[in-house]
Context: one part of a larger RNA
RNA sequence: UCUCGGGGGACCGCCCCAACGGCGGAGCAUGUGGUUUAAUUUGAGACAACCGGAAGAACCUUGCCCGGUUUUGACAUUCAUAGAACUUCCCAGAGAAUCCGUGGUGCCUUUGGGAGCUGUGAGACAGGUGGUGCAUGGCUGUUGUCAACUUGUGUUGUGAAAUGUUGGGUUAAGUCCCGCAACGAACGCCACCCUUAUCUUUUGUUGCCAUUGGUUCAGCCGGGCACUCAAAGGAGACUGCCAGUGAUAAACUGGAGGAAGGGUGGGGAUGACGUCAAUUCAUCAUGGCCCUUAUGACCUGGGCUACACACGUGCUACAAUGGCAUAUACAAAGAGAAGCGACCUCGCGAGAACAAGCUAACCUCAUAAAGUAGCUCGUAGUCCGGAUAGCAGUCUGCAACUCGACUGCAUGAAGUGGGAAUCGCUAGUAAUCGUAGAUCAGAAUGCUUCGGUGAAUACGUUCCGGGCCUUGUACA
Numbered sequence: 001u002c003u004c005g006g007g008g009g010a011c012c013g014c015c016c017c018a019a020c021g022g023c024g025g026a027g028c029a030u031g032u033g034g035u036u037u038a039a040u041u042u043g044a045g046a047c048a049a050c051c052g053g054a055a056g057a058a059c060c061u062u063g064c065c066c067g068g069u070u071u072u073g074a075c076a077u078u079c080a081u082a083g084a085a086c087u088u089c090c091c092a093g094a095g096a097a098u099c100c101g102u103g104g105u106g107c108c109u110u111u112g113g114g115a116g117c118u119g120u121g122a123g124a125c126a127g128g129u130g131g132u133g134c135a136u137g138g139c140u141g142u143u144g145u146c147a148a149c150u151u152g153u154g155u156u157g158u159g160a161a162a163u164g165u166u167g168g169g170u171u172a173a174g175u176c177c178c179g180c181a182a183c184g185a186a187c188g189c190c191a192c193c194c195u196u197a198u199c200u201u202u203u204g205u206u207g208c209c210a211u212u213g214g215u216u217c218a219g220c221c222g223g224g225c226a227c228u229c230a231a232a233g234g235a236g237a238c239u240g241c242c243a244g245u246g247a248u249a250a251a252c253u254g255g256a257g258g259a260a261g262g263g264u265g266g267g268g269a270u271g272a273c274g275u276c277a278a279u280u281c282a283u284c285a286u287g288g289c290c291c292u293u294a295u296g297a298c299c300u301g302g303g304c305u306a307c308a309c310a311c312g313u314g315c316u317a318c319a320a321u322g323g324c325a326u327a328u329a330c331a332a333a334g335a336g337a338a339g340c341g342a343c344c345u346c347g348c349g350a351g352a353a354c355a356a357g358c359u360a361a362c363c364u365c366a367u368a369a370a371g372u373a374g375c376u377c378g379u380a381g382u383c384c385g386g387a388u389a390g391c392a393g394u395c396u397g398c399a400a401c402u403c404g405a406c407u408g409c410a411u412g413a414a415g416u417g418g419g420a421a422u423c424g425c426u427a428g429u430a431a432u433c434g435u436a437g438a439u440c441a442g443a444a445u446g447c448u449u450c451g452g453u454g455a456a457u458a459c460g461u462u463c464c465g466g467g468c469c470u471u472g473u474a475c476a
Stems, first nucleotide, its partner, number of pairs: 001476001004472002007470003011466003016460001020424003026316008034307002042053001064302002067299004073125001077124002079121005086103001088101001107114002127291002130289001132287001136285002138280001140278001141276001143274001150185004154163003167178003193268004198235007207225003212222003238261001241255005318418001322377002326373003334365003339358002345352002384415001390409006431453004436448002
């Protein structure tokens, strides 16, 4: 100096407290372990693995298994040789591969040939999701958006080192002020960036409709750009103003004005020096090693979807602040051409048929749902709950048996609020309600996103975690 302490001091954090809603009990979905299996491919393992890699396993994907095949190879460069490329029929086969035929003689050209493609042959080589993340790069997680981590010169000390960075205040902050053997500086903090909340200028179509006219009553038409809105630019918030406290400082407390305040307005992006031999050789790249008629390559089928059980994360419920049926109101943000697909017709419905518009402020997806109004049910395993299994269908797709989603009829399980324990959350937040998107032929209770309704509580700092100062110290 560092580390550690069930030492001390002061500080912070949904850390506890207070409040709200959950998990743990049930059914199902999903991931993991275990077991099973020909195979159930693999990696990830306290926080920081377990709806995480996977923004989507019927074939493909696919890395696993059985079987059938192949060996210069599915892919790349090079050489020789033949043929334009290519197209199409038949036989057998599960297909991959293969055999025999058919059609076809192209493009450029200096007429020598060349470009591209295909077959055959030869080696050099290809290939490997094989091993090592404890050989690595790059990316990433975590500590942690925590306020720290360092350095030059000087000074002190025999030296390791110290000082600065400690102290008095203050801050979200090593933020700022004062003091001081220190004076400066770098990376961080803050600000600069995006978005949202207010105003304003410009421009008005596909957007809007105040005044005015028409009207089939639909901004529909004439008309207008006031308003909403859409972008592009600007303004605005800074302890700037006032009072008090403070050391006359930094700052704190209260107030005015203001769309917005003491406060970094709310979100986002942004992640210092380092730590964990943290994760990843299966994104990619890459050293050494290993395989080379196989650990490479192709194909059919199966498996990744198994099921006594255990755990994690979710969805739906156990009901009356509710269920069911009827009528009715109000969003935002997105997506669309191998696409979104209105209206009309048919079907109880999932959907089908026909087919307009839209390369989208124009058309479509597209009815938002909780809400509101009145009806019914009356505390029941029920008009709660919907698992399970039956029959009949729809759609996608070569193909829904293993193994898809959805619809109709009938079926109607557990479940009456959940032990010990445990999680999230401080405001447009929790809770609750629907919408959209990516992936995607089809296949979300997952993920990301958008708006609607919209709370309660925090006396305080014991525990937990973190950084700061100080003290003790077996270790280094």
This is a predicted structure of a 476-nucleotide part of an RNA (small-subunit ribosomal RNA, 3' major domain) from Klebsiella pneumoniae. Its mean pLDDT, the model's own confidence on a scale to 100, is 80. The full RNA is in RNAcentral, with records from ENA and SILVA. It matches the Rfam family "Bacterial small subunit ribosomal RNA".